[in-house]
RNA sequence: CGCCGAAUCCACGUAGGUGUGGAACGGGGGAACCAAGGUGGCGAAAGCCACUGGGGCGAAUCUCCUCGGAUUACGAGGGGAAGCGCGAGCUCUUUCAGCGCUAGCCCGUCAGCUAACCCCGUAGGCGUGCGAAAGAG
Numbered sequence: 001c002g003c004c005g006a007a008u009c010c011a012c013g014u015a016g017g018u019g020u021g022g023a024a025c026g027g028g029g030g031a032a033c034c035a036a037g038g039u040g041g042c043g044a045a046a047g048c049c050a051c052u053g054g055g056g057c058g059a060a061u062c063u064c065c066u067c068g069g070a071u072u073a074c075g076a077g078g079g080g081a082a083g084c085g086c087g088a089g090c091u092c093u094u095u096c097a098g099c100g101c102u103a104g105c106c107c108g109u110c111a112g113c114u115a116a117c118c119c120c121g122u123a124g125g126c127g128u129g130c131g132a133a134a135g136a137g
Stems, first nucleotide, its partner, number of pairs: 001127004008023005024122006034112001037052006053110001054107004061081008083101004090137007
């Protein structure tokens, strides 16, 4: 200097540190109205029976094959689809090519949407390109 990410800036205080507040950015809870699961079986349908907890941050989900495993669960590896990120005169949008990611954590039986209102976070990790086009400011 630049990248992922909301994760930056300012003020006060202290010898210093812990700290407090504000702005900005980001997230959650929370009315009315509306909405209100999945799988299997029976049934013409309405419906009945059985099984299955649910939710949040984040791009990080779905599916196929192989191997391990006591079948499942789970783990490892390899594909596909969807999704996300990168590009050096600045910002934004779009296309192609190339490269990379597709994790992790939390709540604790509870939360759909949601005006007013209430609450919370401001971490952590990295080093792209010197490929090609279009448009706007």